Molecule: small-subunit ribosomal RNA
Organism: uncultured archaeon
């Protein structure tokens, strides 16, 4: 202090991940030291072999043995004293006066220690030892007998209790102390050392005395240690709301060191408890620890403090202290020994072992230090503690070299030597380590993680191909991987650095500091209303809460300054502070709170008045309309729909009339209007009843707001009993739609719907907006009250202004993430309430409560998953709307295909191979402008050839090549073979290449097609908008146009429309030859009409060039204009007509097979040649044509009229031949000259005559022909013969507005030769339309979206398969609590008993332990079932 992730993009809610810090384990490494409060805490307070962990004292005292013999001196065994209640280790219980912080004992005890006082006379008895027994062992028994500072007995003082009297002292207060009287009980004491001095007496010895010293007994105080009591403080759960009977209290006793229901008899019924008792569940608490800016959160293992425990329980004993476990008794369960009878055991003490786990050290040294205990002391003992060893566990610190040059990731050379290692000393209890000194030599020393993004650091290189893997989140990997695995380089940390786990931060993401609820999760359906929280104005008091001072307390370690010692530095010590955010005492101080007292009237409520209202409840009156019954007319249909039909009706409906039933509404009025807390309420009258506006000079005096829990109303549907049922009408029953139709529509029709009476308790109960009170611009409507002016029908109406309530729109400021809200806030503040925390799982299970049931209310978890969601851009879509358009839309027409032969072209099949691309419009006579006989050519089967350079093997012992012959072969020019000749090269190898019509159009340019016969696309200033974005580009007109004009927060500008270029179509000027042809001269030939040919030559045609013209210009009319419309003039008239040119972008469209071109493959073949096949197959399917089905015809004869091309490897004329196709010729032609060239439909005659034919011409047969090396596969064509399907073509479908459709032929291209193809030209020559948005599109504006790959979207259930967590479950095993019976080990009291007893024996209690039932709660199995996730 942020990044990253929802979207096409944006802006919020929101969670998920990522960066820091800490603990533990792990992987991989890994020189050396120091410091540590570091190391079986976390899981099994599981279980332990074997050392060792509490002993000391002989100066209490008795015995033994040794040495020794001079005093003595070590050891042992026993009595005794003291300590073993500490130190050490655990954290299982414990939710609790355990613990922490302040208090009280006027309710207490305290060995050893300190200080005052006093004091110690006197007698007895055991154990060790010995003797003699039982026992396997552990122990144990009996007998004589001895000491003591052991223990008993008498004594003395004292203590204790109780009562007696007064005072007297500390206190807030005597129940205390002190004194006193008097009675009762109860009773002390130990000695020993050392000096010195006496005495028995021969000395040791043993005795007495006197000093001193260590005991020893009372007794007061201290001090240290405990013990009890209490204020505050101390987790979660309410799906846990009632708990309690020694329970709460008192009066009396017991008990204890001490108060007390600690305990017991009696009376009495209390007690706690929403401020959470109780019960569940978790946990040692606290100093502190870790985060973190702090508030917090989160944890307490290790080091201090305090509890608690000592395999589970229980239980007293000694003692100053223990309910003691390294002491005792019992019970339980474990394990040992045992001679089967009985014994032992207790590491959560220090090492060690096993188990458990991810998870943790040597059975090491010393009592030298420091402290304990014991002693007079010397000393002894201490796995307390000091020490070493082991672990990168944690902190600290140092090195893994410096310099200089080169070809600078390395290496050379030189210089240092921290460290290493050698050796001697100092250092320690004895060592390591450290220190000092002196020898050696860059020596001995670096990884681990990443490198798409966040997040620093590769567009780096090879492998690999949704594979193998990676990724905490996004995500990467499906042949060009900066994201997989290797290399290389680079970045981050460094003796370390990555994982996994848990915790805090990050997170204002549980918001006290510090968020929220109209739509994002989240205002109870709506109102009254307990406790709680808040609360107007104002005197006086008190000082509760506050606020200042000040005292005592809040150990110590931690912390932070400074300082000081280890070489620094961790670390240690000092000092001075912080802190422990408290709590306790004392003095102030009185604004607020609070409480207590008096007052007040603005909140609030009452009272009065006159109005408004579908407000409620109840009764009565009424009104039209279905339906129904009678009766009457009436006759065939009715009814109902998009269309039918089911159904009614000849037993007379339907329909009209009139009369009755009978049940439910209650038109018009009626209103962004009223009322009402919602729910709701609508025909009039009455009756009761509420409740809100508005006026008032009156009355109360703060009585209020809100409201956890409760309470009462709460549509519709339901449900229960009773009633009533016209019409409506879930369910069900026809009829229809439909693929089906359990629906939409139609005919019937049960509950129900309506009325009483009770339940339910919910709704999109919504303004999806909780109540209440104050404040912040305005405008305009309407209901209602009052006031006021004005008018009239003079009655109350009707208007006018202002006040107040109500209800609507619109807006400023402000608020919102925007829609939007806006005095009727979502603004600005107050009170109180409820509710949310990502999305699913789920409003689900389950517990509990309610209901007659349906069902309500409370209300989770396991899992799964990176979104889920809200508000508004843009776009797309829509069987949404509203303009406009379009023969690749219709309509109103013509003419086709779809059927048949055939030709092509696809598909599929076949095949050695049938090469390949293109597949809705926008593939399919397409690429392919050739239609493939070899070439083409890319397939196929066979033969053959080619390697530039490099490097190696071979080569003068001859490589290579050549001729001559054999062989292999379809054939060779290719292989081999042999002879001669020639004289240096070399594909045998590796590597590179040339070349590839391999591959990849999803790696690319470039072209080309489609949207597009479209009117769009889009800039730059400026303005909006948090912002994607808007605006310009919208609206009205207009246009073929975003054509143009008015309007407008827009002004203006570009591309693309249009301008503009070709062609034509009309007039002028021009230009002339090879076009043309009046005249005119000439020549030929005639059937005498005239032809043909050459000379000059007007005009016209024509080429080509240059110009004019058409602008709504004019006139009439619509419009504001732009335009539009009639007309006239003219060759044309509203863009003349017909092309060219195709924005911005998008379709990952089409092409690597035209050409370029990356990367990838082949590379002696996938490369190049050659023979010969194939692209030409044929059960079938589809496109596209042609050619016909015939009389608007066909056939024969004869006769007219074109344009565009084209042309020397070429057109090829006349003339000859030929039945034709040709053949042969060869003029002229490089072209307005010459040739292709005879148009053709059309006219005119004549024939045919309705039939598979004189229609149609496929298929076949036979002879020609013509190109080309070659005509089988597999060519064109000519005669002759043959005569096949087909007599106008379902469903559907394409094309086209005039010289157009439609039919005629004609030239080009491609090309040796082949046109039923494209692309051109001309001849003849139409119907209909002048709309329209209905069908298929498109443009624009609008609008709803949950599409953004964008409706070919998205998405929802059920089935199928697998996998996972959970819930129901018959039953079924285990624990834990609870109660209550039985058992009854052991202690306690009591009371008797033979003096006592440590015995025994009764009688009470407490009571552990085992075992049985009760009831609760957990956990386990578990057939079957049911639902969720994925």
């Nucleotide at each position: 202090u942020c990044c990253a992730g929802c979207u096409g993009a944006u802006c919020c809610c929101g969670c998920u991940g990522g960066a820091g810090a800490g603990u533990a384990c792990u992987g991989c490494u890994a020189u050396a030291g120091g410091a540590a409060u570091u190391c079986g805490a976390c899981u099994a307070a599981g279980c332990c072999a074997u050392g060792c962990a509490a002993g000391u004292c002989u100066a209490g005292a008795a015995g033994g043995u040794a040495u020794a013999u001079g005093g003595a001196u070590a050891c042992c065994u026993u009595c005794g004293g003291c300590g073993a209640a500490c130190g050490g280790c655990u954290c299982a219980g414990u939710a609790a006066c355990a613990c922490g912080u302040g208090g009280a004992c006027a309710a207490c005890c305290u060995a050893c220690c300190c200080u005052g006082a006093g004091g110690a006379g006197a007698g007895g008895u055991u154990a060790a030892g010995c003797u003699c027994g039982g026992g396997a062992a552990a122990c144990u028994g009996a007998g004589a007998g001895u000491a003591a500072u052991a223990c008993c007995u008498c004594a003395u003082a004292g203590u204790a209790a109780a009562u007696u009297g007064a005072a007297g002292c500390u206190g807030g207060g005597a129940u205390g102390c002190u004194c006193u009287u008097u009675u009762u009980a109860u009773u002390a004491a130990a000695g020993u050392c050392a000096g010195c001095a006496a005495g028995c007496c021969u000395u040791u010895u043993c005795u007495u005395g006197c000093u001193g010293g260590c005991g020893c007994c009372u007794u007061a105080g201290g001090a240290u240690g405990g013990g009890u009591c209490u204020g505050c403080g101390c987790c979660g759960g309410a799906u846990u709301a009632g708990g309690u009977u020694g329970u709460u209290g008192g009066c009396g006793g017991g008990g204890u060191a001490a108060u007390g229901g600690c305990c017991c008899a009696c009376c009495a019924a209390g007690c706690c408890u929403g401020a959470g008792a109780u019960c569940c569940g978790u946990a040692c608490g606290g100093g502190c620890c870790c985060u973190g800016c702090a508030a917090g959160g989160g944890g307490g293992a290790g080091c201090c403090c305090g509890g608690a425990g000592a395999a589970g329980g229980g239980g007293a004993c000694u003692g100053a202290g223990a309910a003691a476990a390294g002491g005792c008794c019992c019970c339980u369960a474990g394990c040992c020994c045992u001679a089967c009878g009985g014994g032992g055991u207790g590491c959560a003490g220090c090492a060690g072992g096993c188990g458990c786990g991810a998870a943790a050290a040597u059975u090491c040294u010393a009592c030298a230090a420091u402290g304990c205990g014991c002693g007079a002391a010397a000393g002894c003992g201490c796995g307390a503690u000091a020490g070493g060893g082991g672990g990168a566990u944690u902190c600290c610190u140092a090195g893994u070299g410096c310099u200089a040059g080169u070809u600078u990731u390395a290496c050379u050379a030189g210089c240092u030597u921290u460290u290493g290692u050698c050796a001697a000393g100092u250092g320690u209890a004895a060592a390591u380590a450290a220190c000092u000194u002196g020898g050696c030599g860059a020596a001995u020393a670096a990884g681990u993680g990443g490198a798409g993004g966040g997040a620093a650091a590769g567009a780096c290189a090879c492998g690999u191909g949704c594979c193998a893997g990676c990724c905490g989140c996004c995500g990467c990997g499906g042949u060009a991987a900066u994201a997989c695995g290797u290399g290389c380089u680079c970045c981050a940390c460094a003796a370390g650095u990555g994982g996994u786990a848990c915790u805090c931060g990050u997170g204002g993401a549980u918001a006290u500091u510090g968020g929220g609820c109209c739509u994002a999760a989240a205002a109870c359906a709506u109102c009254c209303g307990u406790a709680g929280c808040c609360u107007g104005u104002u005197u006086a008091g008190u000082g509760u809460g506050u606020u200042c001072u000040u005292u005592g307390u809040g150990a110590a370690a931690u912390u932070a300054a400074c300082a000081a010692g280890c070489u620094u530095a961790a670390c240690u010590u000092g000092u001075u502070g912080a802190a422990u955010u408290g709590c306790a005492g004392a003095g102030a101080a009185u604004a607020c709170u609070a409480c207590u007292u008096g007052a007040c009237u603005a909140g609030a409520g009452g009272c009065c008045g006159g109005g408004a209202g579908a407000c409620g409840u109840a009764a009565g009156u009424g009104g039209u309309a279905u339906u129904u019954u009678a009766u009457g007319g009436g006759u065939a249909g009715c009814g109902g729909u998009g269309a039918a039909a089911u159904g009614u009706g000849a037993u007379a409906a339907u329909c009209c009339a009139u009369a009755g039933a009978g049940g439910a509404c209650c038109a018009c009025c009626a209103g962004u209007a009223g009322c009402g807390a919602a729910g709701g309420c609508g025909a009039c009258u009455u009756a009761c009843g509420a409740g809100a506006a508005c006026g008032g000079a009156c009355c109360u005096g703060a009585c209020g707001g809100u409201g956890a829990g409760g309470g009462a109303u709460g549509a519709a549907a339901g449900c229960u009993g009773g009633g009533g049922g016209a019409g409506c009408g879930a369910c069900c029953c026809g009829g229809a739609u439909u693929a089906g139709a359990u629906a939409c529509c139609c005919g019937g029709u049960u509950a129900g719907u309506c009325c009483c009476a009770g339940c339910c308790g919910u709704a999109a109960a919504c303004g999806u907006u909780g109540c209440a009170g104050a404040c912040u611009a305005g405008g305009u409507g309407u209901c209602c009250c009052g006031u006021u002016a004005a008018u009239c029908u003079u009655g109350g109406a009707u208007u006018u202004a202002c006040g107040g309530g109500g209800u609507g729109c619109c807006g400023u400021a402000g608020g919102g993430a925007a829609g939007c809200c806006g005095u009727u806030a979502a603004g600005u503040c107050u009170g109180c309430u409820g509710c949310c925390u990502g999305a699913g799982g789920a409003g689900u299970a389950u517990a509990g409560u309610c209901g007659c049931a349906a069902g309500g209310c409370u209300g989770a978890a396991a899992c799964u998953u990176a979104a889920a969601g809200g508000a508004a851009u843009u776009g797309g879509c829509g069987g949404g709307g509203a303009a406009g358009c379009a023969c690749c839309a219709c309509a109103a027409g013509g003419g086709g295909u779809g059927g048949a032969u055939g030709c092509u072209g696809c598909g599929g099949u076949u095949u050695a191979a049938u090469c390949g691309g293109a597949u809705a419009c926008a593939a399919c006579g397409c690429c392919a402008a050739a239609g493939a006989a070899a070439c083409u050519u890319a397939c196929c089967a066979g033969g053959g050839g080619c390697g530039a350079c490099a490097g190696c093997a071979g080569g003068a012992u001859g490589a290579u090549g050549g001729u001559c012959a054999c062989u292999c072969u379809g054939a060779u020019g290719g292989g081999g073979u042999u002879a001669c000749c020639u004289g240096a090269c070399a594909c045998g190898c590796u590597g590179a290449g040339a070349g590839g019509u391999g591959c990849u159009g999803u790696a690319u340019g470039g072209c080309c097609a489609u949207c597009g016969u479209c009117a769009g696309c889009u800039c730059g200033u400026g303005c909006c908008g948090u912002g994607a974005g808007g605006u310009g580009u919208c609206c009205u007109a207009u246009u073929a146009a975003c054509u143009u004009a008015g309007g407008c927060a827009a002004c203006g500008g570009g591309c693309g429309a249009g301008a503009c270029c070709c062609a034509u179509g009309c007039u002028u000027u021009u230009u002339u030859u090879u076009g043309c042809u009046a005249g005119u001269c000439u020549u030929u030939c005639u059937u005498c009409g005239g032809a043909a040919g050459g000379g000059c030559g007007c005009a016209c045609u024509a080429u080509g060039a240059a110009a004019g013209g058409a602008c709504a210009g004019c006139u009439g009319g619509a419009g504001c204009a732009a335009u539009c419309u009639a007309g006239a003039g003219g060759a044309a008239g509203g863009g003349g007509u017909g092309g060219g040119c195709g924005a911005c972008g998008a379709u990952a469209g089409g092409u690597c097979u035209g050409u370029a071109u990356g990367a990838c493959c082949c590379g002696a073949a996938u490369c190049u040649u050659c023979u010969g096949g194939g692209c030409a197959a044929c059960a079938c399917g589809c496109g596209g044509c042609a050619u016909a089905c015939a009389u608007u015809g066909g056939c024969c004869g004869a006769g007219a009229c074109a344009a565009u091309g084209g042309g020397u490897a070429u057109c090829g004329a006349a003339c000859u031949c030929g039945a034709g196709a040709g053949a042969g010729g060869g003029a002229g032609g490089u072209a307005a000259u010459c040739c292709g060239u005879g148009a053709a439909a059309c006219u005119c005659g004549g024939u045919c005559u309705a039939g598979g034919u004189u229609c149609g011409g496929a298929u076949u047969g036979a002879g020609g022909a013509u190109u080309g090396u070659a005509a089988c596969u597999c060519a064109u064509u000519c005669u002759c013969a043959u005569g096949a399907a087909g007599c106008u073509g379902g469903a559907a479908u394409c094309c086209c507005u005039a010289g157009u459709a439609a039919u005629c032929g004609c030239g080009u291209g491609u090309c040796a030769c082949u046109a039923u193809c494209a692309c051109g030209c001309g001849g003849u020559g139409a119907a209909u339309g002048u709309g329209u948005c209905c069908c298929u599109g498109c443009u624009u504006c609008u609008u709803a979206c949950a599409c953004a790959c964008a409706c070919c979207g998205c998405c929802c259930a059920u089935c199928a398969a697998g996998c996972c967590a959970c819930c129901c479950g018959a039953a079924u095993g285990a624990g834990g609590c609870u109660a209550g019976a039985a058992u009854g080990a052991g202690g306690g009291c009591u009371a008797c008993u033979u003096c006592a007893a440590u015995g025994g024996u009764a009688g009470u209690u407490c009571g552990a332990u085992u075992u049985c039932u009760u009831g609760u709660u957990u956990c386990g199995u578990g057939a079957g079932g049911a639902g969720g996730g994925c």